A computed fold for an 85-nucleotide RNA from Nitrosomonas sp., annotated as SAH (S-adenosyl-L-homocysteine) riboswitch aptamer. The sequence was found by an Rfam model in a public genome assembly. Of the family's consensus pairs, 100% are formed in the model. It matches the Rfam family "SAH (S-adenosyl-L-homocysteine) riboswitch aptamer". Its family is annotated with S-adenosylhomocysteine metabolic process and regulation of gene expression in the Gene Ontology.
[in-house]
């Protein structure tokens, strides 16, 4: 850098419906793949931090310190924390 998987970003109901995933049917004609209809599901899918594992780099070898958020379609309703009345 991928990729699993684990915690944090305060909670909760509604709606909408992209990725996406599951079902169908078409495409294909031996199938599959692809490509798409149509129905369900579906708003932490991001971002940070640990941990696993692969892959690629650099290195002569160890080591450590600070600081810690930022964002998350609409509506509602609440908890913290401040501050005003």
């Nucleotide at each position: 850098a991928a990729u699993a998987c684990u915690g944090a970003g305060g909670a909760g109901c509604g709606c909408u419906g992209c990725a996406a995933c599951g079902g169908u049917g078409a495409u294909u004609u031996u199938u599959c793949c692809u490509u798409u209809u149509c129905c369900g599901u579906g708003a932490g899918g991001c971002u940070c931090a640990g941990u696993a594992c692969u892959g690629a780099g650099a290195a002569u070898a160890u080591u450590g310190u600070a600081a810690c958020a930022a964002c998350g379609g609409c509506g509602c309703u609440u908890g913290u924390u401040a501050g005003u009345u």
Model confidence (mean pLDDT): 77 of 100.